The prediction has a mean pLDDT of 77. Predicted 3D model of RNase P RNA and transfer RNA as a complex of 460 nucleotides.
Formats: sequence, structure tokens, C1' cells
RNA sequence: GGAGUACGCCGGAUCAUCGCGGGGCGCAAGCCCUGAGGAAAGUCCGGGCUUCAUCGGGCAAGGUGCAGGCUAACGGCCUGUCGGGGCGACUCGAAGGAAAGUGCCACAGAAACAAACCACCGGUUCGACACGCUCGGGGGAAGCUCCGAAACGUGUGGGAUGGGAAAGGGUGAAAUCGUGCGGUAAGAGCGCACGGCGGUCCGCGGUGACGCGGCCGCGGGUAAACCCCACCUGAAGCAAGAUCGCUCGAUCCCGCGCAAGCGGCGGCCGGCCCGGCCGAACGAGCCACAUCGCACCGAGCCCUGCGGUAACGCGCGGCCCAGAGAGAUGAUGAUCGCGGGUCUGGGGACCCGUACAGAAUCCGGCUUACAGGCGUACUCCGCCU
RNA sequence: GCGCGGUUAGCUCAGUGGGAGAGCAUCACAUUGACACUGUGGGGGUCGCAAGUUCAAUCCUUGCACCGCGCACCA
Repeated sequence: GGAGUACGCCGGAUCAUCGCGGGGCGCAAGCCCUGAGGAAAGUCCGGGCUUCAUCGGGCAAGGUGCAGGCUAACGGCCUGUCGGGGCGACUCGAAGGAAAGUGCCACAGAAACAAACCACCGGUUCGACACGCUCGGGGGAAGCUCCGAAACGUGUGGGAUGGGAAAGGGUGAAAUCGUGCGGUAAGAGCGCACGGCGGUCCGCGGUGACGCGGCCGCGGGUAAACCCCACCUGAAGCAAGAUCGCUCGAUCCCGCGCAAGCGGCGGCCGGCCCGGCCGAACGAGCCACAUCGCACCGAGCCCUGCGGUAACGCGCGGCCCAGAGAGAUGAUGAUCGCGGGUCUGGGGACCCGUACAGAAUCCGGCUUACAGGCGUACUCCGCCU
Repeated sequence: GCGCGGUUAGCUCAGUGGGAGAGCAUCACAUUGACACUGUGGGGGUCGCAAGUUCAAUCCUUGCACCGCGCACCA
């Protein structure tokens, strides 16, 4: 100097005029103070809070899924393990179980989980050929030779049949661990070497995931298919809900018992059941944009010290920080800043741009959008000393 | 604000792991003097977008975009 990686931050400033919400003062006119974000967004998770058959049990349903930790909690975060990627800094991973069961695996293929299509091997059998042996006939003096034949033996190739074999061919996304050697009738983890995968096994290390070594084994894929295992979840949501009225409708149960109570009947109750509650609870309508919830005290913000690798925790000090209910936070102008372009010897002049977006019960996360810019640490490459 | 649902041909919809389909519309032909009706045949698709799981995605999962619906305290 170039190329990157991780983490974090900023994301306009000042003034003037006219306006808006909230608060305070004032009889009033008016004056003073204060007023968006890192995502206020999506509403994807989690919690505070509120109500609801007394939040009791079971089932169902839903969610989460490597280990340890952090936290109010989480599907979040931190540190690590394993696996993928990168030379590296580093990064990505819905990362339990397919050896409990069920389903699915189109087309092709013999076969997609128990299977033989072609090719291979040996057995039995059928017929063919060759040779041998035997027999019959002919020739020859003989050795021998020619012809024919049922059976037998051997060999070759063929058909049939029932087996062996998953090593080869071909099909497919995927074919029963891969490569090599041995072995065999042919073959095969059948054996061996190296490698891969699995194990509720053993030893050592680690809190653990797991790692190393040994031993045993070789069972196709799919669980973002049902499912199994472990853990978690009651439901709804601030338009939740609380406080302050009126009208109408329905109902005020029966038996026993001195009573407590028991039984019946009726009503109510979250997705279902067990079960629970009540005998006056209840249902309908009207009047509100009432007050509270709700805006000061909080899992709050800033600075700093300590512990911890870190997430985070603890402590000292300081601060109070928007708030409506048709829903404020704006408009115009000036100067400056930042970035880019043109002109200029330079100073400078002119032009353009300055994002995404915008509170509504509050908080912790995740995800998504974002002009431009800054900082810290680290990695790789090149050059110079 | 809170909670739900949907997006497939020009329109209305079905399809929910292996071929993208139906009705209407549209085009051509037949029929008719011409048109309508009818009949036959054809064309037309980023299954809203992106990423993932899978051999394979309209379908399963996640994120994003767009559209629609419901909910008001009332004692």
C1' cells in the first nucleotide's frame, strides 16, 4: 500500500419567524420548561401487568431440541463440542432418535428392504458332438483298418430344473461400507491392511457435549412424514381490565333433618374428561370517545471500580428522560458541517445530494429497512528499512 | 393498537410432496346470407418474492411483500 474478518459508534449543528402536544405560572393577554428511534417497523419469540370455573389432575394440542453457563424469561445471548466453508483472521449449522414401530421412496430398474434380469459357479437331468472301452458286421496272412450300435466313462458346448452368490453389467437421487490383497466351485467383511460409520461396552482425560486408545459390529434414505425420548406451555390480551348510572327481561326451587348437612332438580364453567361453583347468581339495551390502567422510580439511564474468558453480576456516585386519544413532535428562510461533480496555478467559486423511517401499556430479544461516515482489534498478500 | 385469514391462467376457484388443472373469458375452424346459440380444436402460468429441508416443493419450514377480515371499556 492492497484485499479482507470481527466488534462497536454516529447518522446532522446553530439562529430567526409562524405553528402543534404535554406540564407549570397567571383573572386574562401571555410567559417559561419540555417534546421520536436505532430500528419507534414486522408483530416473530419471551416477560411484567390485567381478567377469566378457585391457574386442581389427566388427555389432547402446541413449542423447543449438542453441552455448560447468563437471564425475570426466551426459540435470545456468551463460552465451548461436533460437522460444513475459508490459506487465514473468522464464519455457518431447526445439531436428540432411522439399531422401537408405521408410512413414503414418482419414472427407470430384476429388486427401493428383502429382491436374481443379464452375465458367473457347481448339482441333477435331457438330447447333440468328439474320444476311449465293448459288441456286431466287412476287408486283410497279420499288425491293423472301415462301417454300425444300446449301454458305460471322459470332455466340449446347449436346453430344462432346483440351488449358491449382491463381487461385475445395466437402471436410478439412492443398490446393502470404500480401496487393495488373500481366499473360494464362483463369490462374499469370509479373513487381513488402511480408511469410514455405529455401539446402553471397557480404560484414560474433561462438570459436560466430546476426545484418545481398545473391544464388538456393518443395520439404505426420509423425523422442516407420523412417531419415540427429554424438557416447557392454563387461556386471552391494555380495544386486557378497574371505578362511577339508568331501563327492560328472566329467576328467587323441592324433599328429609332441631341444626350442621345429605339427596334431588335447575343453572354456570377453558378443546375434552374427571371434577368444581351457585340457587341468585344472570341476560339484553341505553348514556360516554369520563377517570384510572398510563408516563416519576423502572428487569430505568449515565460515569466509574471490582469479579468473571465472555454473556453478565455486585458496588460507589449522579440523573428523572415524550405522551395523545381523529392521535403533537411541523413548515419556511439564513449560515455552517459532511459527501460527490465541474471550473481554477492556489485560495476559492458554482451545482447536486444528505438515508431508512417515525412513539400509543411497558420492557428484554430476534428479524427486516437504512444516503453517508468514523473508531478499535485481528488476518493474508506485496514493497521498503 | 391487538388478533386472525389469504395470494394458483384475463376473472372465480380446485389441487397440499412426483403430471399444474376446472368453469367463464379469448383465438381458430365448422354451422349461418350475416350474427347469436351450439359443436370441435388450440393458445395462455416466475403457483406473490427469497432462502432452506428433500433425489424431487404450488404443497413442508423460515423471512419478506401485498391484500382482506374481526375486536371498544358500558357498571